This is a predicted structure of a 100-nucleotide RNA (SAM riboswitch aptamer (S box leader)) from Leptotrichia shahii. The coordinates come from a structure-prediction model, not an experiment, and the mean pLDDT is 83. The sequence is in RNAcentral, with records from Rfam.
RNA sequence: AACUUAUCAAGAGAGAUAUUAGGGAACGGCCCGUUUUAAGUAUCCAGCAACCUGUAAAUACAAGGUGCUAAAUCCGGCAUAAAAGAUGCAAAGAUAAGGA
Repeated sequence: AACUUAUCAAGAGAGAUAUUAGGGAACGGCCCGUUUUAAGUAUCCAGCAACCUGUAAAUACAAGGUGCUAAAUCCGGCAUAAAAGAUGCAAAGAUAAGGA
């Protein structure tokens, strides 16, 4: 790496510094950003969450290991539906814990 299992409608930054024209996985849409107001990325700080460890052990806490902090995983396929960011199921992806 393949693979397995679980979760993905909630939550949390108009922070500091540096850097840059691109970024939101891919394609289409739509959106964010291109210099008084800087998206994204990196580091720091802050916060959220509770998958694993830990302490108590119904449940709670949040110290450690991850993760996350625009938009439902931003929307997209199929079925049902008058319609809908409706309901159900996929595909792909993300995260966690496993894993020769």